Transfer RNA from Leptidea sinapis, 72 nucleotides, folded computationally. The organism belongs to Leptidea, within Eukaryota.
RNA sequence: GGACGGUUGGCUAAAUUGGUAGAGCGUUGGGACGUAACCCCAGAGGCGCGGGUUCGAGUACCGCACCGUCCA
Numbered sequence: 001g002g003a004c005g006g007u008u009g010g011c012u013a014a015a016u017u018g019g020u021a022g023a024g025c026g027u028u029g030g031g032a033c034g035u036a037a038c039c040c041c042a043g044a045g046g047c048g049c050g051g052g053u054u055c056g057a058g059u060a061c062c063g064c065a066c067c068g069u070c071c072a
Base pairs, nucleotide, nucleotide: 001071002070003069004068005067006066007065010025011024012023019055027043028042029041030040031039048064049063050062051061
């Protein structure tokens, strides 16, 4: 330098034909208990960045950054 794959809450990890971003663990508050753990209820917290397409983009397009594999 080139090819391919990936980037979604603190961590892991889904999203169907483009149509309300869900889950587990963790975390916060509450319930039960004398306390802690377990259990139950509720909450906060997320689409790598920029641009364009579209009524509407996590998804399709362009560029950039970062991670991984391979080629030179």